[in-house]
RNA sequence: ACUAUGGAGAGUUUGAUCCUGGCUCAGGACGAACGCUGGCGGCGGGCUUAACACAUGCAAGUCGAACGUGAAGCCACCUUCGGGUGGUGGAAAGUGGCGCACGGGUGCGUAACGCGUAGGCAACCUGCCCUUAGCUGGGGGAUAACCAUCGGAAACGGUGGCUAAUACCGCAUGAAAUCUUCGGGUCGCAUGAUCUGGAGAUCAAAGCUCAGGCGGCUAAGGAUGGGCCUGCGUCGGAUUAGCUAGUUGGUGAGGUAACGGCUCACCAAGGCGACGAUCCGUAGCUGGUCUGAGAGGAUGAUCAGCCACACUGGCACUGAGACACGGGCCAGACUCCUACGGGAGGCAGCAGUGAGGAAUAUUGCGCAAUGGGCGAAAGCCUGACGCAGCCACGCCGCGUGGAGGAAGACACCCCUAUGGGGCGUAAACUCCUUUUCUGUGAGAAGAAACCCCGGGUUGCCCGGGCUGACGGUAUCACAGGAAUAAGCACCGGCUAACUCCGUGCCAGCAGCCGCGGUAAUACGGAGGGUGCAAGCGUUGUCCGGAAUCACUGGGUGUAAAGGGUGUGUAGGUGGGUCUGUAAGUCAGAGGUGAAAGCCUGCGGCUUAACCGUAGAAUUGCCUUUGAUACUGCAGAUCUUGAGUCCUGGAGAGGCCGCCGGAAUUCGUGGUGUAGCGGUGAAAUGCGUAGAUAUCACGAGGAACACCAGAGGCGUAGGCGGGUGGCUGGACAGGUACUGACACUGAGGCACGAAAGCGUGGGGAGCAAACAGGAUUAGAUACCCUGGUAGUCCACGCCGUAAACGAUGGAUGCUCGAUGCUGCGGCGCUUUUGCUGCAGUGUCCAAGCUAACGCAUUAAGCAUCCCACCUGGGGAGUACGCUCGCAAGAGUGAAACUCAAAGGAAUUGACGGGGGCCCGCACAAGCGGUGGAGCAUGUGGCUUAAUUCGAUGCAACGCGAAGAACCUUACCUGGGCUCGAACGCUACCGGACAGCCCCUGAAAGGGGGUCUCCUUCGGGCUGGUAGUGAGGUGCUGCAUGGCUGUCGUCAGUUCGUGUCGUGAGAUGUUGGGUUAAGUCCCGCAACGAACGCAACCCCUAUCGCUAGUUACCAGCGGGUCAUGCCGGGGACUCUAGCGAGACUGCCUGCGCAAGCAGUGAGGAAGGUGGGGAUGACGUCAAGUCAUCAUGGCCCUUAUGCCCAGGGCUGCACACGUGCUACAAUGGGUGAUACAGUGGGCAGCCACUCCGCGAGGAGGCGCGAAUCCCCAAAGUCACUCUCAGUUCGGAUUGCAGUCUGCAACUCGACUGCAUGAAGCCGGAAUCGCUAGUAAUCGCGUAUCAGCUACGACGCGGUGAAUACGUUCCCGGGCCUUGUACACACCGCCCGUCAAGCCAUGGAAGCUGAGGGGGCCCGAAGUCCGUGACCCAACCCGUAAGGGAGGGAGCGGCCGAAGGUCAACUUAGUGACUGGGGCUAAGUCGUAACAAGGUAGCCGUACCGGAAGGUGCGGCUGGAUCACCUCCUAA
Repeated sequence: ACUAUGGAGAGUUUGAUCCUGGCUCAGGACGAACGCUGGCGGCGGGCUUAACACAUGCAAGUCGAACGUGAAGCCACCUUCGGGUGGUGGAAAGUGGCGCACGGGUGCGUAACGCGUAGGCAACCUGCCCUUAGCUGGGGGAUAACCAUCGGAAACGGUGGCUAAUACCGCAUGAAAUCUUCGGGUCGCAUGAUCUGGAGAUCAAAGCUCAGGCGGCUAAGGAUGGGCCUGCGUCGGAUUAGCUAGUUGGUGAGGUAACGGCUCACCAAGGCGACGAUCCGUAGCUGGUCUGAGAGGAUGAUCAGCCACACUGGCACUGAGACACGGGCCAGACUCCUACGGGAGGCAGCAGUGAGGAAUAUUGCGCAAUGGGCGAAAGCCUGACGCAGCCACGCCGCGUGGAGGAAGACACCCCUAUGGGGCGUAAACUCCUUUUCUGUGAGAAGAAACCCCGGGUUGCCCGGGCUGACGGUAUCACAGGAAUAAGCACCGGCUAACUCCGUGCCAGCAGCCGCGGUAAUACGGAGGGUGCAAGCGUUGUCCGGAAUCACUGGGUGUAAAGGGUGUGUAGGUGGGUCUGUAAGUCAGAGGUGAAAGCCUGCGGCUUAACCGUAGAAUUGCCUUUGAUACUGCAGAUCUUGAGUCCUGGAGAGGCCGCCGGAAUUCGUGGUGUAGCGGUGAAAUGCGUAGAUAUCACGAGGAACACCAGAGGCGUAGGCGGGUGGCUGGACAGGUACUGACACUGAGGCACGAAAGCGUGGGGAGCAAACAGGAUUAGAUACCCUGGUAGUCCACGCCGUAAACGAUGGAUGCUCGAUGCUGCGGCGCUUUUGCUGCAGUGUCCAAGCUAACGCAUUAAGCAUCCCACCUGGGGAGUACGCUCGCAAGAGUGAAACUCAAAGGAAUUGACGGGGGCCCGCACAAGCGGUGGAGCAUGUGGCUUAAUUCGAUGCAACGCGAAGAACCUUACCUGGGCUCGAACGCUACCGGACAGCCCCUGAAAGGGGGUCUCCUUCGGGCUGGUAGUGAGGUGCUGCAUGGCUGUCGUCAGUUCGUGUCGUGAGAUGUUGGGUUAAGUCCCGCAACGAACGCAACCCCUAUCGCUAGUUACCAGCGGGUCAUGCCGGGGACUCUAGCGAGACUGCCUGCGCAAGCAGUGAGGAAGGUGGGGAUGACGUCAAGUCAUCAUGGCCCUUAUGCCCAGGGCUGCACACGUGCUACAAUGGGUGAUACAGUGGGCAGCCACUCCGCGAGGAGGCGCGAAUCCCCAAAGUCACUCUCAGUUCGGAUUGCAGUCUGCAACUCGACUGCAUGAAGCCGGAAUCGCUAGUAAUCGCGUAUCAGCUACGACGCGGUGAAUACGUUCCCGGGCCUUGUACACACCGCCCGUCAAGCCAUGGAAGCUGAGGGGGCCCGAAGUCCGUGACCCAACCCGUAAGGGAGGGAGCGGCCGAAGGUCAACUUAGUGACUGGGGCUAAGUCGUAACAAGGUAGCCGUACCGGAAGGUGCGGCUGGAUCACCUCCUAA
C1' cells in the first nucleotide's frame, strides 16, 4: 500500500474418568396451520391439497377513410289511413382487412439440447415498423348479405334468384429475384461462399379519401421476433448390465423456411454402455430464495427469463407466425338440452360455487394512469392493469400516557421465623401532554398528452382548454378529554425467572435428561418473577450447530471399519538430464455474464419497511496476446528403480514313487490263573468257553518319539521318519547386459485349514450321532464302557474360520541396546573379535496414541494406489439375483424399536483366582445346647381383647431393674366434654371444696348442711365464656438425640509437591518387624490429622503422710471368752501422695527396628491383668411407645374417668435357661474360711412359741461402730447301681405372709403323691488362667412375687494349643470381571400372555409400460376420379381442353379389441421369525478358572439356553518349566 469484517456451545452412556458415538437443545427462515389474545397505519402476500367438477356474469375485438345492404327515429310528399315513396340517420348482421400465435392462467407431462452458459447456421424464416430503389396499366367471372321457398323440436341446413369490393381470376410491364446454361475475378477449415458478364424460362399490384394524406406491389438492407445445430453443466436407484432394426452409416429420392433417417428404396453392419447405456422412481429449468464464516446444503410461492400444457388422446386447416386456453375435425370419458330423430359444452382467464383439505379472499369500482388490439382520427375493446374490499399471513412504524408523589398508607391477595416482608411510585392525589380517539372545518399530488382552439411551421413547435376509479381518501387546522387501547409463553438442568396450597407412580407433565409412590421450585391452582409484545406460544418443514459423508475438514491394532492370499486387465500414480510444444497452470486485454434481487453511496415518502438512481459484484464461459517453473505430450540420452546372467550355500517350500523302525489293535500258538479294566467313588464292559499279564510269529492301517529351538521354508492356507526323481522361490557374492521395462490394482483368474458333499477304495487307533453305566432334583452334559459316519487314499465339488500381528501393498526418511538364522568381508587361519547384506525376536528414545500400547518388521514422518466404516437392535435377516449336487456361500435392505450400544483406563466390591498375615476361626482340650420335666421369650393358632415394638449374625430371660387392681397403651360396659394436669384473659362469686344422706359396680349424678383472708395493691379458690389443651393416633423411609453391628478390626484421610489429558495415583506400595499404618530401612515424596499406643480408673509391690468406727506387735488393765479398756502408729487395712517396668542391663542374631534367652535383677518383663475409651464410614440397621420434633390425622372423641376382663388364653414349632438323669453322688450329723453391697413405713441382734413358712416381744443401728451374712470344702456315718434314699414334675390336703383384693393370676411352708428322665440324632455353642468348670453371697426393680432372669461379689480351681491344609470372619498385596442397589450381582434361550410392524403363501383385486395380432375414426400425402365445376384456351355454338373437386382405393394412423409375458401396489385362510411390555413357567449357557476356560468356522444331536466331534484363536485364570529383556 492493498485485501479481508469472518467461525461460541450445552445436556445425555459411568460409582467416577478419558475417548468413540448416536440422540436432543439453544439460532435463523416460512405462501404456513392451530390455540389464547387483539388498538391504529404503511408496504407486501394470500388453494402448497383435487391438471377435481363447474351454475351465472364478464375476460378480443375493431375498422363505414375497403364493400353491398340499410332497422328504429326524424323531415318532406303521397295515401284506399292499412300504409307507401324520397331524404336524413345510422342500429344490426354480412363480405373484406388487421388482430385473435400478444396479454392472462397452470406446472400435468418432461431427466430432455427442456433449461443454464458459451458458441455456430457457408443450412433458415420474419406480418406490423424503419431505410433505399422501382411500380401501382387494363380486363373478367362469381358470391355472402338480401329476397323467395323447403326441411328441422332445436342446433342448423338445402334449393332457386339478385348484388359490391382493398374478396377472387386471367392479361400487360419486368429493374430486381429464382432456375437453367456459357465465361471471368476474389475468398473460406470443408461442404462451399461471394462479385461480375452473356443467353433463355417463370412471376406483381387496389384502391379509399375530408384531396392534407392513408394504402397496394416488387426488390435490397436494417430492426425485432423466431427456427435449427454444437461444447460444457443439470436428482436417486446396479437388489436395473447389457441396450438398439430406422437401429448406425452410405447412395438416391421425397419432404421442410431450413440441415438431418425427418421419411422412403437399396446397400453395408454398424451405433451406445462400468467416464453407468437400457430400465425404474422422482422432478418443470433458471435469475434467485433460505441457511451457512466459507465451501456447501435445502429450495424454485410472489417478481423476471425460458419451456410445457389448455377435459383426455390423435389430427391437420388458416396464417408472417399455431398443430392454436375463450378456432376446427375425429375418438373417449363426463355434464346438460331433446319432440328420442338429434344436438350443445370445456374457468390450469377475473370474480364466484361445490368437493377435497389443517388451510388460502369480493360473483366490487374504473379504464383516470401504464400497457395492448383495431382505427387516419374521434373512439371502441381490454377481470392486462390501476384501485378498493376481506385476512395480524409477513415485514416496518406508532400508541395504550408523561413528570411528581412514602404515612414506603389503609385494604384485598401472597409469604412468614408472627417481628415482619412482597405486590410498590404501583395506586390515591397534584401538574402536564393529546400521537391515537370523537366532533367540526379545510383539502391534495398522482394530469400530461392524444384531441380541440389560437399562433408559428417542410418535419414539427409554443400558448390556452378538456380528462380522477381510488376519494371528500391522504394530509392539515380547531375543539374535547387520560380520555378508546395488553396479552401470551415460561420459571428442575440445558435456559433468564421461586414460594405456598392441592394431589399422592393417581391425575398429569415431558424437546433431551427425566418429574409424580404425603413435605413436588418438574403435575394443577395461586402469589411473585422472567422473556417477548399486538402479538405470544405450539405443530410442521429447511439450513445451522453436525468435523455426524470430513474438497476446505474424519477415520479403519483393541471403539464401526484392512478384502483369507496371490496374479494381473482397465484405471490411477510414477526415477535423473536435455530439447521442443503450450493441453493443464499463471498473467494482460476484449466479449458476455438480461432486468429485478444481495452489497455500497446518494436521494424520495414525517421515520422505517418500501421505492428511485448510480456504482460494485455476478467467483462463470468464450476469444485473443503472452510466460514456461511444475504436470502433461513428443523426441533424445542416463543408471541409482526394475529385470537378466554367472558362482555359492541354507531350508518340514511343492508334486510323484520306494523303503524303515517303535507303538496301538487284531489273529495264531506257548506259559499262566482269577481276576482285568475303569473312577472322586462306582457301575456298564471283558474274563474259568481261560481274560488281564507274558513270550514268539503273523496281519493291517494310521502317525512319524528323541533331534526340535519364539529354529527354518512358503503369498496365504500351511509344511516334520529315510531316500530317489521332477520342480518353484528367496538370499549372498561377482562382474557384464537391458535401459524406467516401475508401484498399486475395480472387475477377472488362480490358490485357499477344518468340517461337509459326490464316486470308488481303505479302515489300526481316535471318534460327532447312537447305546449302556454313573452323577444329579433332572443330566438329552461334564466322567466311564462301547461305537457309526468321519478322520486316510484317488478324482471332483464346497470357498468358509478368532483365514489374527484382529495391523492392505509399495517406496523413502527417522536415536540406540541385545539375542537367533543364512551368506559374505577383515584381522597370518584359529579361540575370539570387528564389520556388510537378507531374515526373525526382545527392550527402549524422539514421535504418535483415548488409553493400552507401537516404536527401522511403526500404530512415527511423508508420497502413491486399492479395500472398508458412518449409533445399538432388527440382521448378515427378508426379498431379488449369481454360484453350489446339497449344506450353504456371495451381494444385501426396510418397517419397527431403544438413548444408548461401545473402547481403554480408574476406584471399589466380588471370585467354587493366587500370595502373605491375624482371630477360641479350625485343630488340641474342658464343659454345654439339641433328647426329659419345668421356667421364660418368640412364632403360630385362638380370642371381645389376647396392646405395641424388636425379626439372620446384630429379634426371641429383648424394651420389661417386677402385668393380681394400678401399671395398661388392648377389649366389654357405664360415664365426662375447657375436658385428668398447667398458663393467660374477661365476667360472675365467696363460694366451692369439705361433711352428711340417697342412687350406683365404681366413676358419676341428685339433695342437704356449712359458708374466705387482706397491709385494700391483691391473694386463694369455684363457676361460666374464650384462648392455648389432650392423643402410647400415622410416618424411624421427613428428623434430632441415643443405641446396635462390622470391630478395639488397623485402618481412614488431608496440605504441599510430583506423576497422569483425566478419574486417580504417589504418600499408605516394597524389604523387615509388631498386638498395631508399631517401629526401622529403602523410596518423589515431605509433613500432618482422626484412629493404634500413651495419658484416666481398678488391681499386683514398696515408700511417705494420716490413724476412726478399722488394726493390735510391744507395754499396762480386765474377762469364762472377745482390741473389751488405757494406750500405740509397728503390722493388716483404710485413702491420699509418690516410687516402680524403659528391652534400661547382659549374651546371641540383625544395617536398623527388633527378636530370642526356663539370662540377671525384680513384687511384676516385654501391652503385667482388667476396665473406660469405638477412626472415616456401612447397614434408608433399631427406636415418633423414654424424650424431643416437622408434616398429616382425631376434637361430645383416636381425648379423659371408672368397674370387670385381657396382656398369664394352647393341637404345635423355635430360642434362652434351671433342675436332673446320680457314688467326683444323695441323705444325716459335726465343723472351717469370704467379698461386694444394702438398711428407718428399713435391716433386725437376742428371747419365747410353731415341724416349718412364720408369729409375739424386743437390744442396737441412718451405720469401716449395729444388723443381713456363706456354700462347695473338711471330718464322720449311711445308701451300693436300682427309675433307686437318683430325679423332682404333677396332683391332693393343711397352712404362712404381702396386699382393699391372691378365682381367673402371687410367693413360701408342712404332710402326702413321686411323671419324664439312665447323658441325648443331624447339627451346634462357650472358653487359652485365677480363665473354663464348680460353689454359694449381695443388689436394683419391689406391698408381694412367678428371679431358675439381669447386674455384681468372692470361694475352690483345671486341661490343651502339633500347627494354619481345611470351615467362618477380617487385614494387606496382586490378578480376572460383562458386577457398582456392587455375587442375595449380572444375565441367556424355549414356553405362556398382550400389543406392534414385517417376510412367505393357494389365490383375489388394481395400476403401469412394452411386445404380437385384429380393427381402424378424423386427417395429411399418394393414386384414381365414367360423377361435378363460373373465370383461362380452342370453338359461332354444341362441345372439348387445361386445371380443380366430390367419391373411391392405398400407406400411415388415435381410441378400441385380443393373446402371452413382465413390473409394481393393495389384500389373503394359514404360516415364519422379529420388536416391545414392574413383579408368569422351565432351567443356568455367559461374565471370576462362572464352577467342563471361552470364542470362531463347520457337522450332528437335544424342551431350552446348549452339548459333542474336527480344525483354529487368546480377546484364558492358576502353577511350573524353557526362552528373551532390564537391573545387580